[in-house]
Molecule: Bacterial RNase P class A
Organism: Desulfobulbaceae bacterium
RNA sequence: UGGGGCGGACGCAUGAUCGCUCCGGCUUUCAUGCCGGGGAGGAAAGUCCGAACACCACAGGGCACGGUGGUUCGUAACGCGAACUCCGGGUAACCGGGGGAAAGUGCCACAGAAAACACACCGCCGAUGGUCUGCCUCCGGGCAGAUACAGGUAAGGUUGAAAUGGCGAGGUAAGAGCUCACCGCUCCGGUGGCGACACGGGAGGCAGGGUAAACCCCACCGGGUGCAAGACCAAAUAGGGAAACGCUUGAGGGCUGCCCGUCCGAUGUUUCCGGGUAGGUUGCGCGAGGUGCCGGGCGACCGGCAUCCUAGAGAAAUGAUCAUGGUCUGCUUCGGCAGAAACAGAAUUCGGCUUACAGGCCGCCCCAUUUU
Numbered sequence: 001u002g003g004g005g006c007g008g009a010c011g012c013a014u015g016a017u018c019g020c021u022c023c024g025g026c027u028u029u030c031a032u033g034c035c036g037g038g039g040a041g042g043a044a045a046g047u048c049c050g051a052a053c054a055c056c057a058c059a060g061g062g063c064a065c066g067g068u069g070g071u072u073c074g075u076a077a078c079g080c081g082a083a084c085u086c087c088g089g090g091u092a093a094c095c096g097g098g099g100g101a102a103a104g105u106g107c108c109a110c111a112g113a114a115a116a117c118a119c120a121c122c123g124c125c126g127a128u129g130g131u132c133u134g135c136c137u138c139c140g141g142g143c144a145g146a147u148a149c150a151g152g153u154a155a156g157g158u159u160g161a162a163a164u165g166g167c168g169a170g171g172u173a174a175g176a177g178c179u180c181a182c183c184g185c186u187c188c189g190g191u192g193g194c195g196a197c198a199c200g201g202g203a204g205g206c207a208g209g210g211u212a213a214a215c216c217c218c219a220c221c222g223g224g225u226g227c228a229a230g231a232c233c234a235a236a237u238a239g240g241g242a243a244a245c246g247c248u249u250g251a252g253g254g255c256u257g258c259c260c261g262u263c264c265g266a267u268g269u270u271u272c273c274g275g276g277u278a279g280g281u282u283g284c285g286c287g288a289g290g291u292g293c294c295g296g297g298c299g300a301c302c303g304g305c306a307u308c309c310u311a312g313a314g315a316a317a318u319g320a321u322c323a324u325g326g327u328c329u330g331c332u333u334c335g336g337c338a339g340a341a342a343c344a345g346a347a348u349u350c351g352g353c354u355u356a357c358a359g360g361c362c363g364c365c366c367c368a369u370u371u372u
Stems, first nucleotide, its partner, number of pairs: 001368008010359001012325007020039007041343001045354002048352005053226004060260004065222005070084005085098005099217002104215002106211003121157002123153003128150002130147007165183002168180003184206001185204004190199003230282004240273006252264004289308008327340005
């Protein structure tokens, strides 16, 4: 200097004037006026996870169903985060992934001989048997050659994502773990580690692979509904009508879907028809809270001390104008001029994940090249 990888914080600032809204205080004719303080994000989005909280009077067990899935740690918890480990990609920084295929079932198109009960398409062999020819013969047969019929074979080739362990040597008629060495695989120990795992030793000639975001098996987790949850106040209506069952020997209903179990229940319960109201207050922000410093830890994070209070609407406020400066783009007579500014708006709250983002900024790491 160029290319790449990972991470972080901004995403207009200041002032003036006017406007809106919440809180506190003063005043007040309780309409309002004045003073002070605050007022939309890094994702508020998605509604994908987890919880706090509220209600289901209690919320127990089992099945079903759903979710997660290397190990250890963190956290209120999680499907999240940190560290480590194995596999894959990359020169690397880094990125992606992770229970089980020897419990069982299913699938692997096409091509190919063949994809699990593996019996071979092109091939290779000619030891053994058969056939043919020649020679010899002591007439029992022997020798040589041909053939590739019986037979032997899966080393070579074809096909495919994948071909029944791989590679090398020996051996064989030609071959084959047939034999041997190394690797792979299985089993049994040893060392290190909390562990997943790593390293190394011994024995064995040895069950063909893949696929579980296919069914399935294993381990762990899970009660439901959700702020339109709930609570309180006021008002209104027709304290209406009908039916069924029942009255403690339990009708009916609740606890997700089912079962057990359990609870409510007697002028009771359920179902149907019809009528009234849908107004106000609250829930509504002091928290698993923020910030600074110190200590512990590789880290996520934890502990201690100090300090701060940072939106709360109710059909929905958080804005407009002007000036100066900043950033970016274009032009420039280098004085300046003109223009632009992303993704996007809280609605109970919090911890995460995922997605979107104009414009520049900061830091660390890897590779290549050059110079000193």